[in-house]
RNA sequence: CACCGAUAAGAGCAAAGGUGGAGCGAUCCACUGACGCAAAGCCACGGGCCUCAUUGAGGCAGCCGAGCUGCCGAA
Repeated sequence: CACCGAUAAGAGCAAAGGUGGAGCGAUCCACUGACGCAAAGCCACGGGCCUCAUUGAGGCAGCCGAGCUGCCGAA
RNA backbone atom coordinates (compact mmCIF):
# COMPACT_ATOMS: atom_id res chain seq x y z
P C A 1 -0.96 3.91 3.53
O5' C A 1 -1.02 2.91 2.29
C5' C A 1 -0.70 3.38 0.99
C4' C A 1 -0.68 2.23 0.00
C3' C A 1 -1.92 1.36 0.00
O3' C A 1 -2.98 1.93 -0.73
C1' C A 1 0.00 0.00 0.00
P A A 2 -4.48 1.60 -0.26
O5' A A 2 -4.69 0.11 -0.77
C5' A A 2 -4.69 -0.18 -2.16
C4' A A 2 -4.71 -1.66 -2.40
C3' A A 2 -5.83 -2.42 -1.70
O3' A A 2 -7.07 -2.33 -2.36
C1' A A 2 -3.81 -3.57 -1.39
P C A 3 -8.40 -2.29 -1.47
O5' C A 3 -8.53 -3.79 -0.95
C5' C A 3 -8.87 -4.82 -1.85
C4' C A 3 -8.46 -6.18 -1.33
C3' C A 3 -9.33 -6.76 -0.23
O3' C A 3 -10.52 -7.33 -0.73
C1' C A 3 -7.07 -7.10 0.30
P C A 4 -11.87 -7.13 0.11
O5' C A 4 -11.53 -7.77 1.53
C5' C A 4 -11.25 -9.16 1.65
C4' C A 4 -10.75 -9.46 3.05
C3' C A 4 -11.72 -9.09 4.16
O3' C A 4 -12.67 -10.11 4.35
C1' C A 4 -9.57 -8.28 4.69
P G A 5 -14.18 -9.70 4.73
O5' G A 5 -14.07 -9.39 6.28
C5' G A 5 -13.44 -10.31 7.15
C4' G A 5 -13.20 -9.67 8.50
C3' G A 5 -14.47 -9.17 9.17
O3' G A 5 -14.36 -9.40 10.58
C1' G A 5 -12.95 -7.39 8.96
P A A 6 -15.65 -9.84 11.39
O5' A A 6 -15.03 -10.05 12.84
C5' A A 6 -14.02 -11.01 13.05
C4' A A 6 -13.54 -10.91 14.48
C3' A A 6 -14.56 -10.30 15.42
O3' A A 6 -14.58 -11.00 16.64
C1' A A 6 -12.54 -9.06 15.49
P U A 7 -15.72 -12.09 16.85
O5' U A 7 -16.46 -11.55 18.13
C5' U A 7 -17.18 -10.33 18.11
C4' U A 7 -17.34 -9.79 19.53
C3' U A 7 -16.03 -9.30 20.14
O3' U A 7 -16.33 -8.26 21.06
C1' U A 7 -16.85 -11.14 21.38
P A A 8 -15.92 -6.76 20.72
O5' A A 8 -14.37 -6.82 20.40
C5' A A 8 -13.43 -7.22 21.40
C4' A A 8 -12.30 -6.21 21.51
C3' A A 8 -12.74 -4.75 21.62
O3' A A 8 -13.10 -4.42 22.95
C1' A A 8 -10.97 -4.95 20.06
P A A 9 -14.20 -3.30 23.21
O5' A A 9 -13.41 -1.96 22.90
C5' A A 9 -12.30 -1.56 23.69
C4' A A 9 -11.74 -0.27 23.18
C3' A A 9 -12.76 0.82 22.90
O3' A A 9 -13.14 1.52 24.07
C1' A A 9 -11.30 0.64 21.07
P G A 10 -14.64 2.00 24.23
O5' G A 10 -14.67 3.33 23.36
C5' G A 10 -13.79 4.40 23.66
C4' G A 10 -13.69 5.35 22.51
C3' G A 10 -15.01 5.86 21.96
O3' G A 10 -15.59 6.88 22.74
C1' G A 10 -13.62 5.22 20.18
P A A 11 -17.19 7.02 22.74
O5' A A 11 -17.51 7.20 21.19
C5' A A 11 -18.15 8.36 20.73
C4' A A 11 -17.82 8.63 19.27
C3' A A 11 -19.02 8.61 18.34
O3' A A 11 -19.82 9.77 18.44
C1' A A 11 -17.26 7.41 17.36
P G A 12 -21.38 9.55 18.42
O5' G A 12 -21.70 9.13 16.90
C5' G A 12 -21.27 9.96 15.83
C4' G A 12 -21.46 9.27 14.50
C3' G A 12 -22.88 8.86 14.16
O3' G A 12 -23.68 9.95 13.76
C1' G A 12 -21.39 7.13 13.56
P C A 13 -25.23 9.90 14.12
O5' C A 13 -25.85 8.97 12.98
C5' C A 13 -25.64 9.28 11.62
C4' C A 13 -26.03 8.11 10.75
C3' C A 13 -27.47 7.64 10.90
O3' C A 13 -28.36 8.42 10.16
C1' C A 13 -26.00 5.78 10.91
P A A 14 -29.77 8.79 10.77
O5' A A 14 -30.48 7.36 10.82
C5' A A 14 -30.64 6.58 9.65
C4' A A 14 -31.21 5.23 10.00
C3' A A 14 -32.58 5.30 10.63
O3' A A 14 -33.43 4.29 10.11
C1' A A 14 -31.05 4.18 12.09
P A A 15 -34.91 4.63 9.79
O5' A A 15 -35.45 3.18 9.37
C5' A A 15 -34.96 2.55 8.20
C4' A A 15 -35.45 1.12 8.16
C3' A A 15 -36.91 0.94 8.54
O3' A A 15 -37.76 1.15 7.43
C1' A A 15 -35.60 -0.60 9.75
P A A 16 -39.11 1.96 7.64
O5' A A 16 -40.00 0.98 8.53
C5' A A 16 -40.39 -0.29 8.02
C4' A A 16 -40.97 -1.14 9.12
C3' A A 16 -42.10 -0.52 9.91
O3' A A 16 -43.35 -0.61 9.24
C1' A A 16 -40.56 -1.51 11.39
P G A 17 -44.30 0.65 9.22
O5' G A 17 -44.63 0.82 10.77
C5' G A 17 -45.38 -0.16 11.46
C4' G A 17 -45.41 0.15 12.94
C3' G A 17 -45.88 1.54 13.33
O3' G A 17 -47.29 1.68 13.30
C1' G A 17 -43.93 1.03 14.52
P G A 18 -47.92 3.06 12.85
O5' G A 18 -47.58 3.98 14.10
C5' G A 18 -48.08 3.68 15.39
C4' G A 18 -47.62 4.69 16.40
C3' G A 18 -47.88 6.14 16.03
O3' G A 18 -49.21 6.54 16.31
C1' G A 18 -45.67 5.92 16.80
P U A 19 -49.94 7.54 15.33
O5' U A 19 -49.32 8.95 15.73
C5' U A 19 -49.48 9.45 17.05
C4' U A 19 -48.69 10.73 17.24
C3' U A 19 -48.84 11.76 16.14
O3' U A 19 -50.03 12.51 16.24
C1' U A 19 -46.56 11.51 16.66
P G A 20 -50.71 13.00 14.87
O5' G A 20 -49.77 14.19 14.38
C5' G A 20 -49.68 15.39 15.17
C4' G A 20 -48.57 16.28 14.67
C3' G A 20 -48.62 16.67 13.21
O3' G A 20 -49.57 17.68 12.93
C1' G A 20 -46.43 16.04 13.76
P G A 21 -50.28 17.65 11.47
O5' G A 21 -49.12 18.08 10.46
C5' G A 21 -48.63 19.40 10.48
C4' G A 21 -47.37 19.53 9.66
C3' G A 21 -47.50 19.34 8.15
O3' G A 21 -48.08 20.45 7.49
C1' G A 21 -45.59 18.21 8.90
P A A 22 -48.90 20.18 6.12
O5' A A 22 -47.78 19.86 5.03
C5' A A 22 -46.87 20.86 4.64
C4' A A 22 -45.95 20.38 3.54
C3' A A 22 -46.64 19.73 2.35
O3' A A 22 -47.18 20.68 1.45
C1' A A 22 -44.83 18.39 3.01
P G A 23 -48.53 20.35 0.73
O5' G A 23 -48.16 19.17 -0.28
C5' G A 23 -47.30 19.43 -1.37
C4' G A 23 -46.92 18.14 -2.07
C3' G A 23 -48.09 17.29 -2.57
O3' G A 23 -48.65 17.80 -3.77
C1' G A 23 -46.49 15.91 -1.54
P C A 24 -50.21 17.88 -3.87
O5' C A 24 -50.69 16.36 -3.74
C5' C A 24 -52.06 16.06 -3.52
C4' C A 24 -52.42 14.78 -4.19
C3' C A 24 -51.55 13.59 -3.85
O3' C A 24 -52.02 12.93 -2.68
C1' C A 24 -51.85 13.72 -6.19
P G A 25 -50.94 12.45 -1.56
O5' G A 25 -50.18 11.26 -2.29
C5' G A 25 -50.87 10.04 -2.59
C4' G A 25 -50.08 9.23 -3.59
C3' G A 25 -48.69 8.79 -3.12
O3' G A 25 -48.79 7.57 -2.41
C1' G A 25 -48.55 9.75 -5.28
P A A 26 -47.68 7.26 -1.24
O5' A A 26 -46.40 6.73 -2.05
C5' A A 26 -46.41 5.45 -2.67
C4' A A 26 -45.26 5.33 -3.65
C3' A A 26 -43.87 5.49 -3.02
O3' A A 26 -43.39 4.29 -2.49
C1' A A 26 -44.04 6.84 -4.96
P U A 27 -42.94 4.16 -0.97
O5' U A 27 -42.15 5.51 -0.68
C5' U A 27 -40.80 5.68 -1.09
C4' U A 27 -40.50 7.16 -1.29
C3' U A 27 -39.99 7.92 -0.07
O3' U A 27 -38.61 7.73 0.14
C1' U A 27 -41.71 9.17 -1.09
P C A 28 -38.00 7.87 1.62
O5' C A 28 -38.02 9.46 1.84
C5' C A 28 -37.23 10.31 1.02
C4' C A 28 -37.58 11.76 1.28
C3' C A 28 -37.35 12.23 2.70
O3' C A 28 -36.00 12.57 2.94
C1' C A 28 -39.48 12.95 1.99
P C A 29 -35.37 12.35 4.39
O5' C A 29 -35.99 13.57 5.22
C5' C A 29 -35.66 14.90 4.86
C4' C A 29 -36.39 15.88 5.76
C3' C A 29 -36.30 15.61 7.24
O3' C A 29 -35.08 16.06 7.80
C1' C A 29 -38.53 16.09 6.68
P A A 30 -34.44 15.23 9.04
O5' A A 30 -35.37 15.70 10.26
C5' A A 30 -35.35 17.06 10.68
C4' A A 30 -36.35 17.29 11.79
C3' A A 30 -36.27 16.31 12.95
O3' A A 30 -35.24 16.63 13.86
C1' A A 30 -38.51 16.57 12.30
P C A 31 -34.42 15.40 14.59
O5' C A 31 -35.46 14.92 15.70
C5' C A 31 -35.86 15.79 16.74
C4' C A 31 -37.08 15.27 17.46
C3' C A 31 -36.94 13.87 18.04
O3' C A 31 -36.21 13.84 19.26
C1' C A 31 -39.01 14.06 16.94
P U A 32 -35.28 12.53 19.57
O5' U A 32 -36.38 11.37 19.77
C5' U A 32 -37.28 11.41 20.85
C4' U A 32 -38.36 10.37 20.71
C3' U A 32 -37.87 8.92 20.72
O3' U A 32 -37.65 8.46 22.05
C1' U A 32 -39.44 9.22 18.98
P G A 33 -36.40 7.42 22.32
O5' G A 33 -36.83 6.16 21.46
C5' G A 33 -38.04 5.46 21.73
C4' G A 33 -38.28 4.41 20.68
C3' G A 33 -37.11 3.45 20.49
O3' G A 33 -37.20 2.41 21.45
C1' G A 33 -37.84 4.25 18.38
P A A 34 -35.84 1.58 21.84
O5' A A 34 -35.54 0.80 20.49
C5' A A 34 -34.68 -0.27 20.44
C4' A A 34 -34.63 -0.82 19.02
C3' A A 34 -33.31 -1.54 18.76
O3' A A 34 -33.56 -2.60 17.85
C1' A A 34 -33.56 0.30 17.28
P C A 35 -33.94 -4.06 18.43
O5' C A 35 -33.71 -4.99 17.15
C5' C A 35 -34.79 -5.58 16.51
C4' C A 35 -34.63 -5.61 15.02
C3' C A 35 -33.24 -5.92 14.47
O3' C A 35 -32.89 -7.29 14.61
C1' C A 35 -34.25 -4.24 13.18
P G A 36 -31.33 -7.72 14.61
O5' G A 36 -30.95 -7.72 13.07
C5' G A 36 -29.66 -7.34 12.64
C4' G A 36 -29.77 -6.35 11.50
C3' G A 36 -28.45 -5.79 11.04
O3' G A 36 -27.83 -6.65 10.09
C1' G A 36 -29.94 -4.00 11.43
P C A 37 -26.19 -6.81 10.13
O5' C A 37 -25.69 -5.43 9.53
C5' C A 37 -26.03 -5.06 8.21
C4' C A 37 -25.55 -3.66 7.90
C3' C A 37 -24.05 -3.44 8.05
O3' C A 37 -23.35 -3.87 6.90
C1' C A 37 -25.24 -1.65 9.05
P A A 38 -22.08 -4.91 7.05
O5' A A 38 -20.83 -4.01 6.66
C5' A A 38 -20.41 -2.99 7.49
C4' A A 38 -19.33 -2.18 6.84
C3' A A 38 -18.06 -2.98 6.48
O3' A A 38 -17.36 -2.28 5.46
C1' A A 38 -17.57 -1.44 8.18
P A A 39 -17.35 -2.68 4.01
O5' A A 39 -17.16 -1.20 3.46
C5' A A 39 -18.21 -0.55 2.80
C4' A A 39 -19.05 0.21 3.81
C3' A A 39 -20.40 0.66 3.25
O3' A A 39 -21.37 0.62 4.31
C1' A A 39 -19.25 2.51 4.03
P A A 40 -22.73 -0.07 3.96
O5' A A 40 -23.79 0.94 4.59
C5' A A 40 -24.05 2.21 3.98
C4' A A 40 -25.09 2.97 4.79
C3' A A 40 -24.75 3.11 6.26
O3' A A 40 -25.30 4.32 6.77
C1' A A 40 -26.68 1.76 5.99
P G A 41 -24.41 5.45 7.35
O5' G A 41 -23.56 5.88 6.07
C5' G A 41 -24.13 6.70 5.09
C4' G A 41 -23.25 7.92 4.86
C3' G A 41 -23.52 8.59 3.53
O3' G A 41 -24.59 9.50 3.61
C1' G A 41 -21.20 8.21 3.78
P C A 42 -25.65 9.51 2.42
O5' C A 42 -24.89 10.22 1.22
C5' C A 42 -24.35 11.53 1.38
C4' C A 42 -23.49 11.90 0.19
C3' C A 42 -24.14 11.72 -1.16
O3' C A 42 -25.00 12.80 -1.51
C1' C A 42 -21.98 10.81 -1.21
P C A 43 -26.29 12.46 -2.40
O5' C A 43 -25.72 12.00 -3.81
C5' C A 43 -24.95 12.89 -4.60
C4' C A 43 -24.38 12.16 -5.80
C3' C A 43 -25.42 11.49 -6.69
O3' C A 43 -25.98 12.41 -7.59
C1' C A 43 -23.62 10.00 -6.27
P A A 44 -27.52 12.38 -7.84
O5' A A 44 -27.72 11.09 -8.76
C5' A A 44 -28.49 11.21 -9.93
C4' A A 44 -28.33 9.97 -10.79
C3' A A 44 -29.43 9.83 -11.85
O3' A A 44 -28.93 9.09 -12.95
C1' A A 44 -29.64 8.11 -10.24
P C A 45 -28.21 9.91 -14.13
O5' C A 45 -26.80 9.20 -14.29
C5' C A 45 -26.04 9.39 -15.46
C4' C A 45 -25.18 8.17 -15.74
C3' C A 45 -25.93 6.86 -15.81
O3' C A 45 -26.55 6.65 -17.07
C1' C A 45 -24.02 6.60 -14.45
P G A 46 -27.84 5.74 -17.14
O5' G A 46 -27.30 4.25 -16.97
C5' G A 46 -26.50 3.65 -17.99
C4' G A 46 -26.25 2.19 -17.68
C3' G A 46 -27.47 1.39 -17.27
O3' G A 46 -28.26 0.98 -18.37
C1' G A 46 -25.74 0.96 -15.76
P G A 47 -29.86 0.91 -18.19
O5' G A 47 -30.06 -0.31 -17.19
C5' G A 47 -29.75 -1.64 -17.61
C4' G A 47 -29.77 -2.61 -16.46
C3' G A 47 -31.08 -2.77 -15.72
O3' G A 47 -32.03 -3.54 -16.44
C1' G A 47 -29.32 -2.67 -14.17
P G A 48 -33.58 -3.11 -16.34
O5' G A 48 -33.93 -3.34 -14.80
C5' G A 48 -33.87 -4.64 -14.23
C4' G A 48 -34.10 -4.57 -12.74
C3' G A 48 -35.42 -3.96 -12.30
O3' G A 48 -36.50 -4.86 -12.42
C1' G A 48 -33.67 -3.09 -10.99
P C A 49 -37.94 -4.33 -12.85
O5' C A 49 -38.49 -3.71 -11.50
C5' C A 49 -38.62 -4.51 -10.33
C4' C A 49 -38.85 -3.64 -9.11
C3' C A 49 -39.99 -2.64 -9.21
O3' C A 49 -41.26 -3.22 -9.01
C1' C A 49 -38.10 -1.57 -8.33
P C A 50 -42.51 -2.65 -9.78
O5' C A 50 -42.80 -1.26 -9.04
C5' C A 50 -43.10 -1.25 -7.65
C4' C A 50 -43.09 0.16 -7.12
C3' C A 50 -44.02 1.15 -7.80
O3' C A 50 -45.36 1.00 -7.41
C1' C A 50 -41.92 2.16 -7.47
P U A 51 -46.52 1.45 -8.39
O5' U A 51 -46.48 3.03 -8.30
C5' U A 51 -46.71 3.68 -7.05
C4' U A 51 -46.59 5.17 -7.22
C3' U A 51 -47.49 5.78 -8.28
O3' U A 51 -48.80 5.96 -7.79
C1' U A 51 -45.31 6.69 -8.46
P C A 52 -50.01 5.79 -8.83
O5' C A 52 -50.06 7.23 -9.52
C5' C A 52 -50.21 8.38 -8.73
C4' C A 52 -49.83 9.61 -9.52
C3' C A 52 -50.55 9.79 -10.85
O3' C A 52 -51.83 10.36 -10.67
C1' C A 52 -48.24 10.21 -11.12
P A A 53 -52.96 10.06 -11.75
O5' A A 53 -52.77 11.23 -12.80
C5' A A 53 -52.93 12.57 -12.41
C4' A A 53 -52.78 13.50 -13.59
C3' A A 53 -51.44 13.41 -14.31
O3' A A 53 -51.58 13.81 -15.66
C1' A A 53 -51.72 15.55 -13.37
P U A 54 -51.73 12.67 -16.79
O5' U A 54 -50.27 12.05 -16.83
C5' U A 54 -49.13 12.85 -17.20
C4' U A 54 -48.16 12.04 -18.03
C3' U A 54 -48.70 11.58 -19.39
O3' U A 54 -47.67 11.61 -20.35
C1' U A 54 -48.06 9.70 -18.12
P U A 55 -47.45 12.89 -21.20
O5' U A 55 -46.42 12.42 -22.32
C5' U A 55 -45.33 11.57 -21.98
C4' U A 55 -44.68 11.06 -23.25
C3' U A 55 -44.21 12.16 -24.20
O3' U A 55 -43.03 11.72 -24.85
C1' U A 55 -45.81 10.80 -25.29
P G A 56 -41.72 12.55 -24.80
O5' G A 56 -41.15 12.07 -23.40
C5' G A 56 -40.48 12.99 -22.54
C4' G A 56 -41.46 13.70 -21.63
C3' G A 56 -40.97 13.85 -20.19
O3' G A 56 -40.08 14.94 -20.07
C1' G A 56 -43.20 13.10 -20.18
P A A 57 -38.84 14.79 -19.05
O5' A A 57 -39.54 14.96 -17.64
C5' A A 57 -40.29 16.14 -17.35
C4' A A 57 -41.03 15.98 -16.05
C3' A A 57 -40.18 15.52 -14.89
O3' A A 57 -39.45 16.60 -14.32
C1' A A 57 -42.17 14.28 -14.94
P G A 58 -38.17 16.25 -13.41
O5' G A 58 -38.85 15.74 -12.08
C5' G A 58 -38.32 14.64 -11.37
C4' G A 58 -39.35 14.13 -10.41
C3' G A 58 -38.82 13.16 -9.38
O3' G A 58 -38.25 13.84 -8.28
C1' G A 58 -40.70 12.23 -10.41
P G A 59 -36.85 13.29 -7.66
O5' G A 59 -37.34 12.00 -6.86
C5' G A 59 -38.28 12.14 -5.81
C4' G A 59 -38.69 10.79 -5.31
C3' G A 59 -37.56 9.88 -4.89
O3' G A 59 -37.06 10.20 -3.60
C1' G A 59 -39.09 8.67 -6.19
P C A 60 -35.49 9.92 -3.28
O5' C A 60 -35.44 8.33 -3.12
C5' C A 60 -36.17 7.69 -2.10
C4' C A 60 -36.08 6.19 -2.25
C3' C A 60 -34.69 5.62 -2.20
O3' C A 60 -34.21 5.49 -0.88
C1' C A 60 -35.93 4.61 -3.94
P A A 61 -32.75 6.05 -0.47
O5' A A 61 -31.73 5.30 -1.44
C5' A A 61 -31.57 3.90 -1.36
C4' A A 61 -30.09 3.55 -1.40
C3' A A 61 -29.28 4.16 -0.26
O3' A A 61 -28.31 3.22 0.16
C1' A A 61 -28.37 4.85 -2.33
P G A 62 -27.89 3.08 1.70
O5' G A 62 -28.77 1.87 2.23
C5' G A 62 -28.69 0.59 1.60
C4' G A 62 -29.89 -0.24 1.99
C3' G A 62 -31.23 0.33 1.55
O3' G A 62 -32.10 -0.76 1.22
C1' G A 62 -31.21 0.07 3.88
P C A 63 -32.51 -0.96 -0.30
O5' C A 63 -31.48 -2.06 -0.82
C5' C A 63 -31.63 -3.42 -0.48
C4' C A 63 -31.39 -4.29 -1.70
C3' C A 63 -30.04 -4.09 -2.37
O3' C A 63 -29.00 -4.80 -1.71
C1' C A 63 -31.73 -4.08 -4.01
P C A 64 -27.48 -4.23 -1.82
O5' C A 64 -27.02 -4.63 -3.29
C5' C A 64 -26.88 -5.99 -3.65
C4' C A 64 -26.51 -6.11 -5.12
C3' C A 64 -25.28 -5.33 -5.55
O3' C A 64 -24.06 -5.94 -5.20
C1' C A 64 -27.01 -5.00 -7.12
P G A 65 -22.78 -5.03 -4.88
O5' G A 65 -22.40 -4.40 -6.30
C5' G A 65 -21.83 -5.22 -7.31
C4' G A 65 -21.78 -4.51 -8.65
C3' G A 65 -20.89 -3.29 -8.74
O3' G A 65 -19.51 -3.62 -8.84
C1' G A 65 -22.93 -2.85 -9.82
P A A 66 -18.41 -2.57 -8.26
O5' A A 66 -18.48 -1.37 -9.29
C5' A A 66 -18.06 -1.53 -10.64
C4' A A 66 -18.23 -0.25 -11.44
C3' A A 66 -17.51 0.97 -10.87
O3' A A 66 -16.13 0.97 -11.16
C1' A A 66 -19.71 1.57 -11.49
P G A 67 -15.08 1.53 -10.08
O5' G A 67 -15.45 3.08 -10.01
C5' G A 67 -15.24 3.93 -11.13
C4' G A 67 -15.76 5.33 -10.85
C3' G A 67 -15.21 5.98 -9.60
O3' G A 67 -13.93 6.54 -9.80
C1' G A 67 -17.55 6.25 -9.66
P C A 68 -12.83 6.46 -8.60
O5' C A 68 -13.36 7.59 -7.60
C5' C A 68 -13.44 8.94 -8.03
C4' C A 68 -14.09 9.80 -6.97
C3' C A 68 -13.53 9.66 -5.57
O3' C A 68 -12.32 10.37 -5.38
C1' C A 68 -15.87 9.60 -5.46
P U A 69 -11.21 9.75 -4.37
O5' U A 69 -11.88 9.98 -2.94
C5' U A 69 -12.06 11.28 -2.43
C4' U A 69 -12.91 11.28 -1.19
C3' U A 69 -12.38 10.52 0.01
O3' U A 69 -11.34 11.21 0.69
C1' U A 69 -14.67 10.05 -0.24
P G A 70 -10.22 10.37 1.47
O5' G A 70 -11.04 9.83 2.73
C5' G A 70 -11.48 10.74 3.72
C4' G A 70 -12.33 10.04 4.76
C3' G A 70 -11.64 8.93 5.53
O3' G A 70 -10.81 9.42 6.56
C1' G A 70 -13.77 8.20 4.86
P C A 71 -9.69 8.44 7.19
O5' C A 71 -10.49 7.82 8.41
C5' C A 71 -10.96 8.64 9.46
C4' C A 71 -11.43 7.82 10.63
C3' C A 71 -10.49 6.72 11.08
O3' C A 71 -9.43 7.20 11.89
C1' C A 71 -12.69 5.89 10.98
P C A 72 -8.00 6.43 11.88
O5' C A 72 -8.34 5.06 12.64
C5' C A 72 -8.70 5.08 14.00
C4' C A 72 -9.04 3.68 14.45
C3' C A 72 -7.97 2.63 14.18
O3' C A 72 -6.95 2.65 15.16
C1' C A 72 -10.07 1.80 13.50
P G A 73 -5.43 2.33 14.73
O5' G A 73 -5.43 0.75 14.58
C5' G A 73 -5.95 -0.07 15.62
C4' G A 73 -6.02 -1.51 15.18
C3' G A 73 -4.67 -2.07 14.75
O3' G A 73 -4.54 -3.42 15.20
C1' G A 73 -6.26 -2.32 13.01
P A A 74 -3.52 -3.67 16.41
O5' A A 74 -3.88 -5.16 16.81
C5' A A 74 -3.73 -6.19 15.88
C4' A A 74 -4.49 -7.40 16.36
C3' A A 74 -4.27 -8.64 15.49
O3' A A 74 -3.09 -9.30 15.85
C1' A A 74 -6.58 -8.32 15.84
P A A 75 -2.10 -9.87 14.70
O5' A A 75 -2.96 -11.06 14.07
C5' A A 75 -3.36 -12.16 14.87
C4' A A 75 -4.36 -13.00 14.14
C3' A A 75 -3.95 -13.43 12.74
O3' A A 75 -3.09 -14.54 12.75
C1' A A 75 -6.17 -12.61 12.69

The RNA shown here (c-di-GMP-I riboswitch aptamer) has 75 nucleotides and comes from Desulfuromonas sp. NCBI's taxonomy places the organism under Bacteria, Desulfuromonadia, Desulfuromonadales, Desulfuromonadaceae, Desulfuromonas. The coordinates come from a structure-prediction model, not an experiment, and the mean pLDDT is 90. The sequence was found by an Rfam model in a public genome assembly.